[in-house]
RNA sequence: UCACGUUCUCAGGGCGGGGUGGAAGUCCCCACCGGCGGUAUGGAUGCUUCGGCGUCCGAGCCCGCGAGCGCUUUUUCCAAGGCUCUGUCGAUCCUUGGGAAGGGGUCAGCAGAUUCGGUGAGAAGCCGAAGCCGACGGUCACAGUCCGGAUGGAAGAGAGCGGAA
Numbered sequence: 001u002c003a004c005g006u007u008c009u010c011a012g013g014g015c016g017g018g019g020u021g022g023a024a025g026u027c028c029c030c031a032c033c034g035g036c037g038g039u040a041u042g043g044a045u046g047c048u049u050c051g052g053c054g055u056c057c058g059a060g061c062c063c064g065c066g067a068g069c070g071c072u073u074u075u076u077c078c079a080a081g082g083c084u085c086u087g088u089c090g091a092u093c094c095u096u097g098g099g100a101a102g103g104g105g106u107c108a109g110c111a112g113a114u115u116c117g118g119u120g121a122g123a124a125g126c127c128g129a130a131g132c133c134g135a136c137g138g139u140c141a142c143a144g145u146c147c148g149g150a151u152g153g154a155a156g157a158g159a160g161c162g163g164a165a
Base pairs, nucleotide, nucleotide: 001164002163004162005161006160007159008158009157010156016030017029018028019027031145032144033134034133035065036064037063038062042057043056044055045054046053047052060132061131068110069109071104072103073102074101075100076099077098078097079096080095081094082093084091085090114130115129116128117127118126136148137147138146
């Protein structure tokens, strides 16, 4: 320094005020928030032979990823139906529906959201303005911000050890 293996650590923010109402951090008005990798005409900074060369930061809505739901699969439990067996209770197997626990992980779903003006050789990214988006379950009332699964999982980041050059 790097194909790679392995271990460990880390890895999400936000309802403040007012209104209506019996009841709302869920509705209405104002407010607030923005995971990870990439991209880079921005910012900071170091070196310079003044040509440049580095380092760090820089997008919710440009490309991709993650959690959740859904999907799929395994095991298991319950119910109904069917075949067979049985004197009966019932048993095995199959199908369908439902529950629980675990695995998979993109081929496909929910699944997201940006325009205008400016500068410039060039803007999806800069500057200005105006917009827009946000899993599932719960709730005296509809939730990005409350509670819950979650002391979970994870995109990934860092470090150690091994390995290779």

This is a predicted structure of a 165-nucleotide RNA (FMN riboswitch aptamer (RFN element)) from Pelagibius marinus.
It was read from a public genome assembly, where an Rfam model found it.
Of the family's consensus pairs, 100% are formed in the model.
The organism belongs to Pelagibius, within Bacteria.
Model confidence (mean pLDDT): 76 of 100.